[in-house]
This is a predicted structure of an 82-nucleotide RNA (transfer RNA) from Alkalilimnicola ehrlichii MLHE-1. Its mean pLDDT, the model's own confidence on a scale to 100, is 80. Lineage of the source: Bacteria > Pseudomonadati > Ectothiorhodospiraceae > Alkalilimnicola > Alkalilimnicola ehrlichii. Its Rfam family is "tRNA". It is annotated as a transfer RNA. The RNAcentral record of the sequence draws on Rfam.

RNA sequence: GCCGCCCUGGUGAAAUUGGUAGACACGAGGGACUCAAAAUCCCUUGCCUUCGGGCGUCCCGGUUCGAGUCCGGGGGGCGGCA
Numbered sequence: 001g002c003c004g005c006c007c008u009g010g011u012g013a014a015a016u017u018g019g020u021a022g023a024c025a026c027g028a029g030g031g032a033c034u035c036a037a038a039a040u041c042c043c044u045u046g047c048c049u050u051c052g053g054g055c056g057u058c059c060c061g062g063u064u065c066g067a068g069u070c071c072g073g074g075g076g077g078c079g080g081c082a
Stems, first nucleotide, its partner, number of pairs: 001081007010026003019065001027045006046055003058074005
């Protein structure tokens, strides 16, 4: 330099003929149980807010009624070829 794949909460990851983003698991916080603990079970867990709502999928644009998903450009990571 060329080619292919990937980028989503604190972490691993779902969501795919474009239609409720974060299911599920881990971690974290709180509670129940216990003499105390372990194990188990329950609840909560992105940001802002005037509490009505608004924003958020690597970044900037585009298409569309509607984009994590499609298109263009950029950044980063992994692999292959040279």